[in-house]
RNA sequence: ACGUGCUCCAGGGGCGGUGAAAUCCCGCACCGGCGGUCAUAGUCCGCGAACUCCUCGCCUGCGAAGGCGGGGAGCCGAUCCGGUGGAAAUCCGGAACCGACGGUUAAAGUCCGGAUGGGAGGAUGCACGC
Numbered sequence: 001a002c003g004u005g006c007u008c009c010a011g012g013g014g015c016g017g018u019g020a021a022a023u024c025c026c027g028c029a030c031c032g033g034c035g036g037u038c039a040u041a042g043u044c045c046g047c048g049a050a051c052u053c054c055u056c057g058c059c060u061g062c063g064a065a066g067g068c069g070g071g072g073a074g075c076c077g078a079u080c081c082g083g084u085g086g087a088a089a090u091c092c093g094g095a096a097c098c099g100a101c102g103g104u105u106a107a108a109g110u111c112c113g114g115a116u117g118g119g120a121g122g123a124u125g126c127a128c129g130c
Stems, first nucleotide, its partner, number of pairs: 002129005007123003014028004029110002031099002033047004042097002051074010079095005101113003
């Protein structure tokens, strides 16, 4: 270094105004998971979560139906210009844009909830093997 098992880690962000009521509207502000890349990425390539469907198992129920878990498939947002350079849609300057589902006295990236969950993956961690 590599392989197997285990352990641990693994998402950030708000104030003001209007109003009967909004951290949901309006104004201004703020945030950016994981791997990759000739050089650092929310907007490039890919992945995860969420969501939808199918399927299997378990649970509740007389039933209809519902809940939880495993597996599979689908779906899955958004960037340009200038500069530097051998090389940057990643850096520097400028101007933009995007953000699951359910909830709510009023429409949510920033509040509450599933979630003390799951997880791409990470470790300078431990054990064993080679």

A computed fold for a 130-nucleotide RNA from Pseudolysinimonas yzui, annotated as FMN riboswitch aptamer (RFN element). The coordinates come from a structure-prediction model, not an experiment, and the mean pLDDT is 84. It matches the Rfam family "FMN riboswitch aptamer (RFN element)". From the family's description: The RFN element is a highly conserved domain that is found frequently in the 5'-untranslated regions of prokaryotic mRNAs that encode for flavin mononucleotide (FMN) biosynthesis and transport proteins. This element is a metabolite-dependent riboswitch that directly binds FMN in the absence of proteins. Lineage of the source: Bacteria > Bacillati > Actinomycetota > Actinomycetes > Pseudolysinimonas. The sequence is in RNAcentral, with records from Rfam.